Context: one part of a larger RNA
RNA sequence: UGACGGGGGCCCGCACAAGCGGAGGAACAUGUGGUUUAAUUCGAUGAUACGCGAGGAACCUUACCCGGGCUAGAACGUAGGGAGACCGAUGGGGAAACUCAUUUUUCAGCAAUGACUGCCUACGAGGUGCUGCAUGGUUGUCGUCAGCUCGUGCCGUGAGGUGUCGGCUUAAGUGCCAUAACGAGCGCAACCCUUAUUGUUAGUUGCCAGCGGGUGAUGCCGGGGACUCUAGCAAAACUGCCAGCGUAAGCUGUGAGGAAGGUGGGGAUGACGUCAAAUCAGCACGGCCCUUACGUCCGGGGCGACACACGUGUUACAAUGGGGGGUACAGAGGGAUGCUACCGCGCGAGCGGAUGCAAAUCUUCAAAGCCUCUCUCAGUUCGGAUCGGAGUCUGCAACUCGACUCCGUGAAGCUGGAUUCGCUAGUAAUCGCGCAUCAGCCAUGGCGCGGUGAAUACGUUCCCGGGCC
Repeated sequence: UGACGGGGGCCCGCACAAGCGGAGGAACAUGUGGUUUAAUUCGAUGAUACGCGAGGAACCUUACCCGGGCUAGAACGUAGGGAGACCGAUGGGGAAACUCAUUUUUCAGCAAUGACUGCCUACGAGGUGCUGCAUGGUUGUCGUCAGCUCGUGCCGUGAGGUGUCGGCUUAAGUGCCAUAACGAGCGCAACCCUUAUUGUUAGUUGCCAGCGGGUGAUGCCGGGGACUCUAGCAAAACUGCCAGCGUAAGCUGUGAGGAAGGUGGGGAUGACGUCAAAUCAGCACGGCCCUUACGUCCGGGGCGACACACGUGUUACAAUGGGGGGUACAGAGGGAUGCUACCGCGCGAGCGGAUGCAAAUCUUCAAAGCCUCUCUCAGUUCGGAUCGGAGUCUGCAACUCGACUCCGUGAAGCUGGAUUCGCUAGUAAUCGCGCAUCAGCCAUGGCGCGGUGAAUACGUUCCCGGGCC
């Protein structure tokens, strides 16, 4: 100077408390440990690993295992040499990779020569092999916590201190006052995006709002810019006004006005640094190692195993519910090897036609909700695992190992021990929809979108983390 204390003071945070819903019990999905295996590739491991890298493991991916091949190599460049081939076709072998045989064969130019292709030689290959404790870059975390420093001056022999302390205040080292300090920088805040209100500009979406036409019906048509909306510009919020308190900064108010009130809501934004934190397998790179193999091609298998243990989820255990019928309302996205209206066939997954749309124009488009009928507390008309059979689709190919449909089967499960997690408002809870990856999909995951829509916070004694003295 820091750090630490079951030392003290002050103050924050879903930290506790007050509430709501979960996890821990069941089945399944997924990740991990362990075990097994020829291989079950590798990494991540308290918080900060475990639906994580992986935003798509049947082949490929793929790095692992077994087997069969190649050796200047699977790709590219330069130089030299010799050639007119290479590719293709046919046949044989083979699981394929590949290999053998036969056959065909250059182009431009008069030529010199140039171009192209593969072969040989030479130089550069290749490695997801090791070291994240040699590194760059990137990332997690403390933490969106309010801190971390500098110049000059002053104090101290010096390390260093002061400033940055104290009082008040703030979400904030935010500000005010005081002051051997006076200033400044990185952070805070603001500037950026989005959302909430209004105006204006514009109208191939919207509107019968007012007029006309038309239909079984529909902005369907003429027409219109009023409204909704779309997307550019602008306004608006600043404790600006009022009252009280205070020296001030500021605080309080069922105050006024206002769409919004004291940072309006959300996002992006992460200071100096900590954890020799993570990553050599995204990429780059030092060193070390392999070079007829630790490189590379192919077929098959594995990454999907299963006495067990843990994490994260999905579905339930029912009546605020299950089932049947009827009926209403989104937003944000996607679409050409694509999305598909509409028609027909099929119980259905789907198939066959057909039309529009490179899309505010066409298409994909809700569920909970509401109305009504039924079930009457039962392992049930709850629950759907598992298994049998029959199919659909994608794809060269669904045995290991795909999704979906139909019929049958109907397991555990009657609210979960100790313990533990999330959340303070359009939040939790609940309901569906979309996208990326993608042939298909093991998505119950991730990232978004809207619909319905709560309860509680006395307070800071205690647990955890953090800040200042």